[in-house]
RNA sequence: CGAGGAGUGGCGCAGCUUGGCAGCGCGUCUGCUUUGGGAGCAGAAGGCCGCGGGUUCGAAUCCCGCCUCCUCGACCA
Numbered sequence: 001c002g003a004g005g006a007g008u009g010g011c012g013c014a015g016c017u018u019g020g021c022a023g024c025g026c027g028u029c030u031g032c033u034u035u036g037g038g039a040g041c042a043g044a045a046g047g048c049c050g051c052g053g054g055u056u057c058g059a060a061u062c063c064c065g066c067c068u069c070c071u072c073g074a075c076c077a
Base pairs, nucleotide, nucleotide: 001073002072003071004070005069006068007067010026011025012024013023020057028044029043030042031041032040033039050066051065052064053063054062
């Protein structure tokens, strides 16, 4: 430098193809159960969907640019 992939609650991921309320598991918090711990049950909090712009009535999803990470290749040695 080129090609491909990834970026979504604290962590790991789905959702994108085919635009229409942002979800799952673990974790966290509260309550109940227990003498207590652990565990179980019930509930809750937590998201500018990497950044900016565009299209659209409406964008995590489509389009353009940029940033970061991973893999492969090229170049140099």
Notes
A computed fold for a 77-nucleotide RNA from a Fimbriimonadia bacterium, annotated as transfer RNA. It matches the Rfam family "tRNA". Rfam's curators write: Transfer RNA (tRNA) molecules are approximately 80 nucleotides in length. Lineage of the source: Bacteria > Bacillati > Armatimonadota > Fimbriimonadia. Model confidence (mean pLDDT): 81 of 100. The sequence was found in a public genome assembly.